RNA sequence: CGAGUUGGCCGGGCGACCGCGGCGGGUGGGUAACCACCGGUCGAGGAAAGUCCGGGCUCUAGAGGGCAAGGUGGUGGGUAACGCCCACCCGGGGCAACCCGCGGGACAGUGCCACAGAAAACAGACCGCCGUCCGGUUCGCCGGACGGUAAGGGUGAAACGGCGGUGUAAGAGACCACCAGCGCUGCAGGUGACUGCGGCGGCUAGGCAAACCCCACCUAGAGCAAGGUCAAGAGGUGUCAGUCUCGACUGGCGCUGCGCAGGCGUUUGAGGACGGCCCGUCCGAGUCUGCGGGUAGACCGCAUGAGGUCGUCGGCAACGGCGGUCCCAGAUGGAUGGUCGCCCCGUGCGCUGCAAGGUGCACGGACAGAACCCGGCUUACAGGCCAACUCGCUCG
Repeated sequence: CGAGUUGGCCGGGCGACCGCGGCGGGUGGGUAACCACCGGUCGAGGAAAGUCCGGGCUCUAGAGGGCAAGGUGGUGGGUAACGCCCACCCGGGGCAACCCGCGGGACAGUGCCACAGAAAACAGACCGCCGUCCGGUUCGCCGGACGGUAAGGGUGAAACGGCGGUGUAAGAGACCACCAGCGCUGCAGGUGACUGCGGCGGCUAGGCAAACCCCACCUAGAGCAAGGUCAAGAGGUGUCAGUCUCGACUGGCGCUGCGCAGGCGUUUGAGGACGGCCCGUCCGAGUCUGCGGGUAGACCGCAUGAGGUCGUCGGCAACGGCGGUCCCAGAUGGAUGGUCGCCCCGUGCGCUGCAAGGUGCACGGACAGAACCCGGCUUACAGGCCAACUCGCUCG
């Protein structure tokens, strides 16, 4: 210098003016609620997104047993927890840095294996090879019947170990050597997955569990419109006051929290809780459905948290301990914006210059926006920066 791998970071900057939301302060007005003005401070993201996974928090009164269902799946760690993260193992890819794996079990059982092919799983004679018999013959062989054969061809993702020899009519783990693989086992290393070096055995075992299934472990639901407090409320009822046609109407206050219809129930128990079912235990006088009507406000939850950041210590790392320091959005028709100027980056055109470049103008600068809060994953994203490592070439 070129090609590449991995990890991390930023994702416009500065100023002026106008505006919006939250929280303090000051001045003035007002009995108060509150209003006006001035000034301070804070005000989106790396994904705030998808809502996929895991938790916190809240409610469902509170025990259980069995079955079913769902999820996870190499090992060891991290964590509040996880399907996440880190390290390692095994398998696959790459010259390498490194990347990928939905990575338990196919000798518990059942099932499936398209197309092609004769045959697809305790297999299989289509071609070929070989033997016997019969027929023909141009004496080279040819045809037929019955057998043998998985060495060769062909099909396929896959054809029931590979290769060499012995053997044979031709062949075959039929036998032998080596190799691969399987089962049992010894020694050594490792926390472990596993690895290395041997011994013995029978000679060979296909794939699919993201098919049922088996094994191990895990799993209740609803969700901040959770949940709580206050106010209001239709209707009913009591009381007081007013009006008048003397029985109603209107208004104030108190209590309650609506009305109508239907179904099933009140100890022979509806309905409900223990999440889907069963058992068992318990609550229990209401409950379910339809129609109509009322409310649609305020506050809490709700911003100090598994928190950010700096240092240090432990650890290969994920992460953890200790100490210092910081407070950093909180709307609810839903704030976080707009205009202008200068700068930055990219593209195009013009001018200038041998060139590198300089300069002027125009255009463009992404994806997207909190809504109870965290940890992850996934997806989207203009442009840019940094670090480590690998391979190749060149120079010293």
This is a predicted structure of a 396-nucleotide RNA (Bacterial RNase P class A) from an Actinomycetes bacterium. Model confidence (mean pLDDT): 78 of 100. The organism belongs to Actinomycetes, within Bacteria.